[in-house]
RNA sequence: UGAUAGAGGCGCGGCGCUCAUCAGUACCCUCCACACACCGGCAGGACACCGGGCGGGGAAAGGGAUCGCCGCCGAAGGGUUUCCCGGCUGCCUGGCCGGGGAAUGACCUGGGCCGGCAGAGAAGAUCUGCCGGACUGCCAUUGUGUUACGAUGGAGCGCUAUCA
Numbered sequence: 001u002g003a004u005a006g007a008g009g010c011g012c013g014g015c016g017c018u019c020a021u022c023a024g025u026a027c028c029c030u031c032c033a034c035a036c037a038c039c040g041g042c043a044g045g046a047c048a049c050c051g052g053g054c055g056g057g058g059a060a061a062g063g064g065a066u067c068g069c070c071g072c073c074g075a076a077g078g079g080u081u082u083c084c085c086g087g088c089u090g091c092c093u094g095g096c097c098g099g100g101g102a103a104u105g106a107c108c109u110g111g112g113c114c115g116g117c118a119g120a121g122a123a124g125a126u127c128u129g130c131c132g133g134a135c136u137g138c139c140a141u142u143g144u145g146u147u148a149c150g151a152u153g154g155a156g157c158g159c160u161a162u163c164a
Base pairs, nucleotide, nucleotide: 001164002163003162004161005160006159009073011072012071013070014069015068016067018065019064027057028056029055031053032052039051040050041049042094043093044092045091047090048089076109077108078107079104080103081102082101083100084099085098086097087096088095110136111135113133114132115131116130117129118128119127120126138154139153140152141151142150143149144148
């Protein structure tokens, strides 16, 4: 240096069942009311459209939780670049937001947990980022009362084993 295997543990990702949430919301039906002047529906433009109430019926997607199964240990997540799709009532111009695919050693993160803040989200669920905290695995240096423990430092581009 390369290949193969392996460890970390409240470890990581994917899929499926069920359940709650979304929501008595959207939407549908009956009836009543009704000025399209004003107001609202991201900004500008011309025109249009939508909007209230009683009663009856009544979701889904996305996002989650538990359990199970599968694949794994840069697992994976984030950032960036690029392509595509969708939303903000319809059209044009612009802006903003969300989702997915691909690429990325020489961009970031060892790992999960707890707290705070910010963002995403319908959400007090959950996720992501940053900061702080204790914990935990590994390596280096070092000390001691040496199968261990302490101190200091480091990062997975690491560590352990075997082979070349």